Description:
Transfer RNA from a Phototrophicaceae bacterium, 73 nucleotides, folded computationally. The sequence is in RNAcentral, with records from ENA. The prediction has a mean pLDDT of 81.
This record gives sequence, structure tokens and C1' cells, in this order.
RNA sequence: GCUGUGAUAGCUCAGCUGGUAGAGCAUUGCACUGAAAAUGCAAGGGUCCCCGGUUCAAGUCCGGGUCGCAGCA
Repeated sequence: GCUGUGAUAGCUCAGCUGGUAGAGCAUUGCACUGAAAAUGCAAGGGUCCCCGGUUCAAGUCCGGGUCGCAGCA
């Protein structure tokens, strides 16, 4: 340099055929307990990597860029 692939919550990751962004863990509160752990319930937490385009509507489609991984040279 070329090709492929990935970037979404603090962490690990889902998200179909474009139509209100989710799960587990973690955190906080409550229940339970003599007190904890475990368990149950609830809550908070997001510029969906960046810029632009298409669309009534984009995490999702298109173009460009940045970074990570793999392969080729």
C1' cells in the first nucleotide's frame, strides 16, 4: 500500500427487512438476614468512533476519514 472485518452504557456484547436503543456483569436503592453473602425487585447510566449524503425517518443504506484485528504484498 491492497483486501476483509470490527468500533453501540463503566466492562463483555446483541440490535432482523430503515420505524421509541437493549441484555448480562458492574454501580445505587429496596426487600430478605441478628449482620453479611447469595437471591429477588427497581433505578440511574448512551454524541451508537468522526464528517457528509439519501430518506418523512439512519445504530442500520451510500461516500470519505480515524483507530483496532486478520490476511496479502